The RNA shown here (small-subunit ribosomal RNA) has 1443 nucleotides and comes from an uncultured bacterium. RNAcentral holds the sequence, with entries from ENA. The prediction has a mean pLDDT of 82. Rfam family: Bacterial small subunit ribosomal RNA.

RNA sequence: GAUGAACGCUGGCGGCGUGCCUAAUACAUGCAAGUCGAACGCGAGCACUUGUGCUCGAGUGGCGAACGGGUGAGUAAUACAUAAGUAACCUGCCCUAGACAGGGGGAUAACUAUUGGAAACGAUAGCUAAGACCGCAUAGGUACGGACACUGCAUGGUGACCGUAUUAAAAGUGCCUCAAAGCACUGGUAGAGGAUGGACUUAUGGCGCAUUAGCUGGUUGGCGGGGUAACGGCCCACCAAGGCGACGAUGCGUAGCCGACCUGAGAGGGUGACCGGCCACACUGGGACUGAGAUACGGCCCAGACUCCUACGGGAGGCAGCAGUAGGGAAUUUUGCGCAAUGGGCGAAAGCCUGACGCAGCAACGCCGCGUGAGGGAUGACGGCCUUCGGGUUGUAAACCUCUGUUGAGUGGGAAAAAAGGGUAGCAAUACUUUGAUGGUACCAUUCGAGUAAGCACCGGCUAACUACGUGCCAGCAGCCGCGGUAAUACGUAGGGUGCGAGCGUUGUUCGGAAUCACUGGGCGUAAAGGGAGCGUAGGCGGGAUCGUAAGUUAGGAGUUUAAUGCAUGGGCUUAACCCAUGACCUGCUUUUAAUACUGCGAUUCUUGAGUAUGGGAGAGGGCGAUGGAAUUCCAGGUGUAGCGGUGGAAUGCGUAGAUAUCUGGAAGAACACCAGUAGCGAAGGCGGUCGCCUGGCCUAAUACUGACGCUGAGGCUCGAAAGCUAGGGGAGCAAACAGGAUUAGAUACCCUGGUAGUCCUAGCCGUAAACGAUGAAUACUCGCUGUUUGCGAUAUACAGUAAGCGGCCAAGCGAAAGCAUUAAGUAUUCCACCUGGGGAGUACGCCGGCAACGGUGAAACUCAAAGGAAUUGACGGGGGCCCGCACAAGCGGAGGAACAUGUGGUUUAAUUCGAUGAUACGCAAAGAACCUUACCCGGGCUUAAAUUGCAACAGAAUAUAUUGGAAACAGUAUAGCCGUAAGGCUGUUGUGAAGGUGCUGCAUGGUUGUCGUCAGCUCGUGCCGUGAGGUGUCGGCUUAAGUGCCAUAACGAGCGCAACCCUUAUCUUUAGUUACUAACAGGUGAUGCUGAGGACUCUAGAGAGACUGCCGUCGUAAGAUGUGAGGAAGGUGGGGAUGACGUCAAAUCAGCACGGCCCUUACGUCCAGAACUACACACGUGUUACAAUGGGGGGUACAGAAGGCAGCUACACGGCGACGUGAUGCUAAUCCCAAAAACCUCUCUCAGUUCGGAUCGAAGUCUGCAACCCGACUUCGUGAAGCUGGAUUCGCUAGUAAUCGCGCAUCAGCCAUGGCGCGGUGAAUACGUUCCCGGGCCUUGUACACACCGCCCGUCAAGCCAUGAAAGCCGGGGGUACCUGAAGUACGUAACCGCAAGGAGCGUCCUAGGGUAAAACUGGUAAUUGGGGCUAAGUCGUAACA
Repeated sequence: GAUGAACGCUGGCGGCGUGCCUAAUACAUGCAAGUCGAACGCGAGCACUUGUGCUCGAGUGGCGAACGGGUGAGUAAUACAUAAGUAACCUGCCCUAGACAGGGGGAUAACUAUUGGAAACGAUAGCUAAGACCGCAUAGGUACGGACACUGCAUGGUGACCGUAUUAAAAGUGCCUCAAAGCACUGGUAGAGGAUGGACUUAUGGCGCAUUAGCUGGUUGGCGGGGUAACGGCCCACCAAGGCGACGAUGCGUAGCCGACCUGAGAGGGUGACCGGCCACACUGGGACUGAGAUACGGCCCAGACUCCUACGGGAGGCAGCAGUAGGGAAUUUUGCGCAAUGGGCGAAAGCCUGACGCAGCAACGCCGCGUGAGGGAUGACGGCCUUCGGGUUGUAAACCUCUGUUGAGUGGGAAAAAAGGGUAGCAAUACUUUGAUGGUACCAUUCGAGUAAGCACCGGCUAACUACGUGCCAGCAGCCGCGGUAAUACGUAGGGUGCGAGCGUUGUUCGGAAUCACUGGGCGUAAAGGGAGCGUAGGCGGGAUCGUAAGUUAGGAGUUUAAUGCAUGGGCUUAACCCAUGACCUGCUUUUAAUACUGCGAUUCUUGAGUAUGGGAGAGGGCGAUGGAAUUCCAGGUGUAGCGGUGGAAUGCGUAGAUAUCUGGAAGAACACCAGUAGCGAAGGCGGUCGCCUGGCCUAAUACUGACGCUGAGGCUCGAAAGCUAGGGGAGCAAACAGGAUUAGAUACCCUGGUAGUCCUAGCCGUAAACGAUGAAUACUCGCUGUUUGCGAUAUACAGUAAGCGGCCAAGCGAAAGCAUUAAGUAUUCCACCUGGGGAGUACGCCGGCAACGGUGAAACUCAAAGGAAUUGACGGGGGCCCGCACAAGCGGAGGAACAUGUGGUUUAAUUCGAUGAUACGCAAAGAACCUUACCCGGGCUUAAAUUGCAACAGAAUAUAUUGGAAACAGUAUAGCCGUAAGGCUGUUGUGAAGGUGCUGCAUGGUUGUCGUCAGCUCGUGCCGUGAGGUGUCGGCUUAAGUGCCAUAACGAGCGCAACCCUUAUCUUUAGUUACUAACAGGUGAUGCUGAGGACUCUAGAGAGACUGCCGUCGUAAGAUGUGAGGAAGGUGGGGAUGACGUCAAAUCAGCACGGCCCUUACGUCCAGAACUACACACGUGUUACAAUGGGGGGUACAGAAGGCAGCUACACGGCGACGUGAUGCUAAUCCCAAAAACCUCUCUCAGUUCGGAUCGAAGUCUGCAACCCGACUUCGUGAAGCUGGAUUCGCUAGUAAUCGCGCAUCAGCCAUGGCGCGGUGAAUACGUUCCCGGGCCUUGUACACACCGCCCGUCAAGCCAUGAAAGCCGGGGGUACCUGAAGUACGUAACCGCAAGGAGCGUCCUAGGGUAAAACUGGUAAUUGGGGCUAAGUCGUAACA
């Protein structure tokens, strides 16, 4: 796009079409084929003019009923289409022109009578007519025989003539008449011709399966008969043995065929409704009769099934005609009107009949046309929806105003289709007249009045059209991709929009797109696809020249190609659809004429393709025979002694009965080191010591010969590695199976020790391989460079040339790319094989082969939306290379064991609030949980609320004090208590608008943060390369801490990172000196920069300098590296900090804050009291203190830095053992205070659970605070636990670092701080080095990974579902075979019966439908059981594949 459609929602009108696709299922009822009195007799009725007319009925007779109408079951050819043929035929009615129709006869239905039967239907006797029937005559025809002419296409055909045989007929009506006769018309007979309609024959064409390969007995042909309209095995007798078939016979399945219809650019593909042609069928099967024609839809006979009637004896029926009914089905109409038209039958005609046909009805089933209004109309109304709350949108849409009248309703008119024919009149021409189902319809006029008329689908992409709400992997959607798990443009609804519109969607089918079966017009190295190889049959294709022919081919003519359809141009319905006319077309087939380039065919010829002969040449080519050495094992002997062997390491094994090792001798079998080579040979498989014999192929040189002998090759035949099989040998080594030892979680493996088939030979099977160049064979052509093998020609080991091979690299070209590239995967030709998504499956079944194993051929159901190739970027690898990092190593100190502190898990609980969970959670959020905090629990209160605020109303100052109840919150009472002119301010109450939520979602978010990682990376512009993804740059070499640089370079530049800039620290200079400092001068004290003073020093804090591989040596192209280099305070980024690229982890946080959405609103809000977060069998993390002598304790005595301090730090004094208390002073701070410890000196302890260790517990206190019970810290006295250096494992650190020592700060009333953040004091050891572990960077490689190896993925088993194979059997189906039986019926035969006879009845024979029996084959269904297969979020066992 199309549709005979169906379904869903919706539906105003008209025109024209179409309408059981299924059950060729069964049918109630009515109708669909009759007509003729001008063929005939009879009967009934009517009319009168009484013997006539008219009408009707049954019957005889004629014609028709073989047409028209229906259906598509059967049929793969007795069919159809196209084109021919019939010299092998028929043809009623019709047409043409002739001929003829003479004369007779006997019956019979109707009817009457009798009679049988329920009926259907008969029986007997009798009467009768004809255009019914039967002789005779004549003609013509036909058959046979004879002889003749003409002619063709083989048999033959045609026309006269003679003879023999056989064979025709019918009348009716009208006029005129008394009648006859005559005339006219209609008929009759036999031939001739035509037309029409048929019959037969031939060729070509149009379905599937080869898992159907052989079929055939009247089969094929002949001869002779029979039969037919006619040819013919159509049938029969005899004879012969043929006929068909890979160009697909036979069988099975499916199917009416065509014109045409749909689609398509076409070629094709699909279809065969309606209309037209042909065929077949008429309940199923068989059969004939009649007839011009039937083997007959509305005829007959028989059989069968079914239905109906019955008096049970017997009968009747056939809608696949029109309507209609039931049934089936997703589904298909009225039991309508009319013969007015067209057509048909009969008739002389009028006419009758006609479910053909013409019309109407039903159905949006289709096509076409029309309408549902038009113009104006903005406050852009109301309502709806959305909203950023401003508005937007629906939307000129509506309302409203002005019109129109298609349609509709009413009224009035009103067709064409009708002409022929008939009738009447007329001599005639002619005139007049009759007939409409549709239909009072179409159409016309007029009146009314916007009145009566819009839906459906869709809106994620493809694909035109977007928002809100609801839902929450549910409900659902879905053509494909795919949507839905709380913000769904994808589900449902709404608003809006888009498309089409009386329709719109969905479903089915079909063509297109699909070059996705490729003729036009595809492929086959790696995506599916080259046969394992050769020889060769059929077939296909084939070199140069000439002649002939004309099959193919080309051109012209003729015939045919029905009509309709389609196309073009016109015309008719108001238009269109529709209809009509004309034209062109119908691409085909047949025939004829011509041409002869090409192909074919025939003939002749040629040498270049192919082959033969001659001379040379190389070779693991093949077969047979002989022979050689090395090695291995075994046997015998000698020497010799304790091991050997084997592995990653071992063990099994061998060995003191003497192994291994070594020497000598012998035996056996198998294989042939070096040479040896991208060397050689062969068709492939394959071929390797040496020699001989036999033998195939190849190459080359120069001549001669044959003369296209060629190429390919379906079937076929042959060869064909290894393994395997059969029989017989052989058996050294090796070695499936097997055994043992190891390994392992297991190890039916990998490793080891043994070891049998086998490996070898002979003979024979098998017939497959990643049988690979994953590349069929042959021929020709198309740039080059280079290596190698073997020839040739030259005098030639140079070197060139040439031929045939074997290799490498590349151009054009090809290719999806990678790649191929004269050995093509290039350009062409010929032939063969093969492919058409993955799985199922190279499976099943069948067949063929095989001893078997198995091989060849080779599906389907079902299932998935992929499977696959090449390349790209990543990621990954128990791949490679280079490099880095406290990564390892080298060291130092820890953790893991103990006690305690702290955090977490778990458990518990009314609650133990919440979050953080590998690294990157766990002394984390928390820089402070007794109340508060607090979010949790229990209980008590409040509800515009604890807090903030707008408006309105009312009341009152606010507020302070006291007091009652209570746990408090809160509730209540009393007293005191305003300003302002007003508005109001302040407070409370009420109402209202806002609230509030540590409720949820960190997977809706912002912001912030962790980690990879302070790792060196991440990108861009332009250019270039690539079809593209993408690459290049960014790679390579050197170098660096660094993508830091240098060099090189199809890249050139740039950005974010690195570095630098910033802060701090180390040195110096300068400026400035107070509270800091004090060298010089001076004063003073018990002592002190205490004071004057100074600006030198230290210091403070501003500004500068300084370091850049700058200099030197060596190395290097350079960048740079290096040196106990120099100089320098500092040397190669001096140390430290801040600074964190593109990104990753849906990483963390909605409980810090903010924020979308959702949820709660007398509570999930809020206030208060108490409790909990501090629980405790246990497990883990992080710490502290220890286990002691490098130590503990006592005493003495020094030295910091950086902070902090007024509700504070506090000197000092006093009291207290002490925490602390009391008093008092300085300091709002370089001024005062907090304020050092280890170290050092000295005494003691002497290795012990201790003078170590300090947990725990008891007692007494101090301090903070409203309050230390749960639940604070500190002090003193007493108690004195575990613990003696810590398993596997694990952490930190490379220098002022680790370790060790103390000090400060934040939070804070206090503090559970041993935490965190800082500060200084003392102050080490070690680094060979990069093999390994971990992490990271760059390059490269492989990949079946891309959620990216924590990946992917395989098989068994277990579970569910599905389809399927096998299967004892069971149940069917169609076709055939054999036998039995055998209706009707044709033909044939026939003694008894009937008839004078002709003949008939009866009987019989042949054949057959149907029925029965039997054995097979084929094909379905089903079946206990069984085999594998497929599918299915989270089953089991392992880990085979991808690095």